[in-house]
C1' cells in the first nucleotide's frame, strides 16, 4: 500500500438493512443415473467505536492475510 461480503470464487451500491456462479437440499424429468429445468435454504458485509433519521458503503483504531 492492497484485500477482508453465503460452504468456495467473486460482484455490488455517489449512504436507504445485499446478489451471481459453483456447491448443498427438495421437486420435476428418465426404465434408472447423469445432464438440463424449477424452487428452497444459507450472510450480525473481519472486530470495536464515531458521524447520520439511517452505515456493507464515510471517518478512526484494532485484527488477519498478501
Nucleotide at each position: 500500500a492492497c484485500u477482508g461480503u453465503a460452504g468456495c470464487u467473486c460482484a455490488g451500491u455517489u449512504g436507504g438493512u445485499a446478489g451471481a456462479g459453483c456447491a448443498u437440499u427438495u421437486c420435476a424429468c428418465u426404465c434408472g443415473u447423469a445432464a438440463c429445468g424449477a424452487a428452497a435454504a444459507g450472510g450480525u458485509c473481519g472486530u470495536c467505536g464515531g458521524u447520520u433519521c439511517a452505515a456493507u458503503c464515510c471517518c478512526g483504531a484494532c485484527c488477519a492475510g498478501u
Molecule: transfer RNA
Organism: marine eukaryotic metagenome